[in-house]
Molecule: SAM riboswitch aptamer (S box leader)
Organism: Gracilibacillus orientalis
RNA sequence: AACUUAUCAAGAGAGGUGGAGGGACCGGCCCAAUGAAACCCGGCAACCAUUAAGCAAUGGCUUAAAAGGUGCUAAUUCCAACAGGAGUAAUCCUGAAAGAUAAGAA
Numbered sequence: 001a002a003c004u005u006a007u008c009a010a011g012a013g014a015g016g017u018g019g020a021g022g023g024a025c026c027g028g029c030c031c032a033a034u035g036a037a038a039c040c041c042g043g044c045a046a047c048c049a050u051u052a053a054g055c056a057a058u059g060g061c062u063u064a065a066a067a068g069g070u071g072c073u074a075a076u077u078c079c080a081a082c083a084g085g086a087g088u089a090a091u092c093c094u095g096a097a098a099g100a101u102a103a104g105a106a
Base pairs, nucleotide, nucleotide: 003104004103005102006101007100008099013041015040016039017038021031022030023029027079028078042073043072044071047069048068050065051064052063053062054061055060077098082095083094084093085092086091
């Protein structure tokens, strides 16, 4: 890199270092010296693991916790990009694709 399954409308700092870029990709539209990326600290969440309680029965399910493994911490995955539908139109809706994350398998 490729495969399988699940999720992607919620949530999260007036902190420190740092200095110009960033939002995956083309387009749009945004964020940024009233300081980007990155790193540290803090925080959010609960996918895996763990613990507790309850249910159920040998696969497990629900609720709570959060000290472990990841992840995340502007905008719906920022929007659109492909297909279809509604509408005179602006625009709206649905699905896919792509992407991200987790767990798994070879």